[in-house]
Context: one part of a larger RNA
RNA sequence: UGACGGGGACCCGCACAAGCGGUGGAGCAUGUGGUUUAAUUCGACGCAACGCGAGGAACCUUACCAGAUCUUGACAUCCUACGUAGGCCUGUGAGAACAGGCUGUGCCUUCGGGAACGUAGAGACAGGUGGUGCAUGGCUGUCGACAGCUCGUGUCGUGAGAUGUUGGGUUAAGUCCCGCAACGAGCGCAACCCCUAUAGUUAGUUACCAUCAUUGAGUUGGGGACUCUAACUAGACUGCCUGCGAAGAGCAGGAGGAAGGUGGGGAUGACGUCAAGUCAUCAUGCCCCUUAUGAUCUGGGCUACACACGUGCUACAAUGGUUGGUACAAAGAGGAGCAAAACGGCGACGUGGAGCAAAACUAAAAAGCCAAUCUAAGUUCGGAUUGAAGUCUGCAACUCGACUUCAUGAAGUUGGAAUCGCUAGUAAUCGCAAAUCAGCAAUGUUGCGGUGAAUACGUUCUCGGGUCU
Repeated sequence: UGACGGGGACCCGCACAAGCGGUGGAGCAUGUGGUUUAAUUCGACGCAACGCGAGGAACCUUACCAGAUCUUGACAUCCUACGUAGGCCUGUGAGAACAGGCUGUGCCUUCGGGAACGUAGAGACAGGUGGUGCAUGGCUGUCGACAGCUCGUGUCGUGAGAUGUUGGGUUAAGUCCCGCAACGAGCGCAACCCCUAUAGUUAGUUACCAUCAUUGAGUUGGGGACUCUAACUAGACUGCCUGCGAAGAGCAGGAGGAAGGUGGGGAUGACGUCAAGUCAUCAUGCCCCUUAUGAUCUGGGCUACACACGUGCUACAAUGGUUGGUACAAAGAGGAGCAAAACGGCGACGUGGAGCAAAACUAAAAAGCCAAUCUAAGUUCGGAUUGAAGUCUGCAACUCGACUUCAUGAAGUUGGAAUCGCUAGUAAUCGCAAAUCAGCAAUGUUGCGGUGAAUACGUUCUCGGGUCU
């Protein structure tokens, strides 16, 4: 000077408390450990690994295993020789590949040749998801949206260092005010950026429809008012009032206002910490392999299953299940695409193809509301599991896809110790969309809107953090 203390003082945070809903019990999904295996590829391990890398493992992916093959190589540059390249067919084979046949004479040219491509050969070399994240770059997590971390000059101290940055108030904040051997400054805080909440101006097509006609229908004429769209402005600053406070910073209340004291959300993450994570995104030093630790192919594996843990989904029902009717979104996607009507099928789906590169078409929101039924039961709850028959994608659904119909109907009657999330359009609950993607193991992830609560006395205690001592 720091760090630490079951030392002290002060302060903060869904940290506790007050509430609401879960997890822990059941079934299933998914990840991990373990075990098994020829292989179950590799990485990630308290918070900060475990629906994580993976925003899509049937082949491919794929790195793993078995077998079959290649050795200048699947990929790059250079040299020599020959040949256009390429396309098609046959045979053998699991395929990679091997053997053979047919077709084919392109482009530029100074007519010497050249470019691209293929085959053969020689070596320089290629190649490695092999090792080391404790050799590294880059990127990332975390403390932490915590309020801190420093510098110049000056002063003090023999010096390490101190001061400033401490103190009194105040703030979400090293935010600001006052004081002070300090005076200034930088990185952070805040603001500047984006979305959202209000209004105005401008502009009306694909959006809108008050008035006038018209229609089954904003359908058509028409309109530029409204909604909305998207550009520019305005608006919020403790600006105004009262009180408190030091005539301060500010705090409490009020007015006006769509919004009030950072309005709500996002992007943005200081100096540093954890030899944190990543050599398997990529790059890279060194080491290692070089007829193999490289490369190609077929099949298998990553999907195993006594068990243990994490994260989720569905339930155990009447605030509910089933059946019928009926209403209201936002955001996003679409051409090898999204696909309407109509018809066939109980259905998945098939036929069909209107419309749409889309404010135009695809498009049905669901909970809700109205009515009927079920009547407390392992049930008209719950849907696992299994059998049969199918649909679709794809070269191919055996290992190992999703979906449909019929049948089957398991556990489960609210969950021990313990533990998690959340302070408002939040929790809870309801559906919709997208990325990846042929298809899909999505109950995941990322977004979008609909309905919409309860509680917070307070800081003694638990956990984490900050300042002074």
This is a predicted structure of a 469-nucleotide part of an RNA (small-subunit ribosomal RNA, 3' major domain) from an uncultured bacterium.
Model confidence (mean pLDDT): 83 of 100.
The full RNA is in RNAcentral, with records from ENA, Greengenes and SILVA.
Its Rfam family is "Bacterial small subunit ribosomal RNA".